Notes:
The RNA shown here (transfer RNA) has 71 nucleotides and comes from a Thermoguttaceae bacterium. NCBI's taxonomy places the organism under Bacteria, Pseudomonadati, Planctomycetota, Planctomycetia, Thermoguttaceae. Its mean pLDDT, the model's own confidence on a scale to 100, is 83. The sequence is in RNAcentral, with records from ENA. Rfam family: tRNA. Its family is annotated with triplet codon-amino acid adaptor activity in the Gene Ontology. The family's RNA type in Rfam is transfer RNA. The same sequence occurs in records of 2 taxa.
[in-house]
RNA sequence: AGGGGCGUAUCUCAACGGCAGAGUGACGGUCUCCAAAACCGUUAAUGGGAGUUCGAAUCUCUCCGCCCCUG
Numbered sequence: 001a002g003g004g005g006c007g008u009a010u011c012u013c014a015a016c017g018g019c020a021g022a023g024u025g026a027c028g029g030u031c032u033c034c035a036a037a038a039c040c041g042u043u044a045a046u047g048g049g050a051g052u053u054c055g056a057a058u059c060u061c062u063c064c065g066c067c068c069c070u071g
Stems, first nucleotide, its partner, number of pairs: 001070007011023003018054001025043006047063005
């Protein structure tokens, strides 16, 4: 320099163009002599910008970051 893939919650992953979920973690509660487990609740996200569309996590462009391949 060229090509390809990925970016969603603390973390691991879902989500036909139509309400962004689950597990895990954290916090609080119930239970318990205390704790663990279990149960209930709370918490919190689409990498930035632009475009297409009635509607974008999803399609397009660009930038940023990470990984792989070629030289």